[in-house]
Context: one part of a larger RNA
């Protein structure tokens, strides 16, 4: 435990789909469950409160009366909520026309670089560092040049830019496919919002099986540094990083800011798109709309700052917090091959 809060003090689930539930647009009926009004009954007495009285006062005692309500019955009202029946188009969806995009999956192709192998030229160093050494090299290294192979990542464009629910997504082309935005409105007619449980996706690392292995590189070995050096620096180097099929389900998974709707000064960029203007055309200019940035008014905030992409003003729904440590620990349960994950205390102490 009423309440007050959740950007940074404790606190927004990593993200989405959606069940139950909660909440829900306009208009007209029905009904009277909620709601409101009147009356009746009841809620023992004592206690509390108010008025009066009795003990000399007081505590105490006596008498009377309520307030605020609860429950049941009864008679009404019909604005709001619910219900019944119907209507509407503004929310939502949507046939149609456009449009931007590293959105996803699969296939094919490409060049630069790196490493290795083979051949040519050449002949003593190379490499590395603060300085060195380990290391490589006359069995010909390094350099240069020709050929071949392999794996991984895609310079410039590139942006304060784009797309996606988030994680994330970038060489080029093709196929399949999801979502968005916009225009004019046929059509449906509240079909909506949120969402406990539940389900799906979910970086990196890690695990299982089979491939692959160029570069990089935990572990490990060696060389340095140092008092020591289980490190920082150097030379090597295995898991891993890559692919396929599963598992794991966590991150400072961050905007440290849940989702939806409405309203509330301006100014200035960028991206997509529409209309008007202009023009031979592309620009320019003005007005919209969807996103993405910056500055800033009111307001908010402890301040920092936020400020139409709100942390402003309101409503609805969910999640979460309630002093620090102990502790995200113990125990139990569920999941997992394991690593561990999820849920999650108390004693004690300050």
């Nucleotide at each position: 435990u009423u309440g007050g809060g959740c950007g940074u003090a404790a606190a927004g689930c990593g993200u989405c789909u959606g069940u139950a539930g909660g909440u829900g647009g306009c208009u007209u009926u029905u009904c009277a469950a909620g709601u409101c009004c009147g009356c009746c009954g009841u809620c023992a007495a004592a206690u509390c409160c108010c008025a009066g009285g009795g003990c000399u006062c007081a505590a105490c005692c006596c008498u009377g009366g309520a307030c605020a309500g609860g429950c049941g019955g009864u008679g009404g009202a019909a604005a709001c909520u619910a219900c019944c029946a119907a209507u509407c188009u503004g929310g939502a969806g949507g046939a149609c026309g456009g449009u931007a995009g590293g959105g996803g999956c699969a296939g094919a192709g490409g060049g630069a670089a790196u490493u290795u192998u083979c051949g040519g030229u050449g002949g003593a160093g190379c490499g590395g560092u603060g300085a060195a050494a380990u290391g490589c090299g006359u069995u010909g290294a390094g350099a240069u040049u020709g050929a071949a192979a392999a794996g991984a990542a895609c310079a410039c464009c590139a942006a304060c830019g784009g797309c996606a629910a988030a994680a994330g997504c970038a060489c080029u082309c093709u196929g399949c496919u999801g979502g968005g935005c916009u225009g004019a409105c046929a059509c449906u007619g509240a079909c909506a919002c949120u969402g406990a449980g539940a389900g799906a996706c979910g970086a990196a690392a890690g695990c299982u099986a089979g491939g692959g292995g160029a570069g990089c590189a935990a572990a490990u070995g060696g060389g340095a540094u140092u008092a020591g050096a289980u490190a920082c620096c150097c030379c090597a180097g295995u898991a891993g990083u890559c692919c396929u099929a599963g598992c794991c389900g966590u991150a400072a998974a961050u905007g440290a800011u849940g989702g939806a709707u409405a309203c509330u000064a301006a100014g200035u960029g960028c991206u997509g798109u529409g209309c008007a203007u202009a023009u031979c055309g592309a620009c320019c200019u003005g007005c919209g709309u969807a996103g993405u940035g910056c500055u800033a008014u009111a307001g908010c905030u402890a301040a920092c700052g936020c400020g139409u992409u709100a942390a402003g003003u309101a409503u609805c729904c969910c999640g979460c917090c309630u002093g620090g440590g102990g502790a995200g620990u113990a125990c139990g349960u569920u999941c997992g091959c394991a690593a561990g994950a999820a849920u999650g205390a108390a004693a004690c102490u300050c």
Molecule: small-subunit ribosomal RNA, central domain
Organism: Picea sitchensis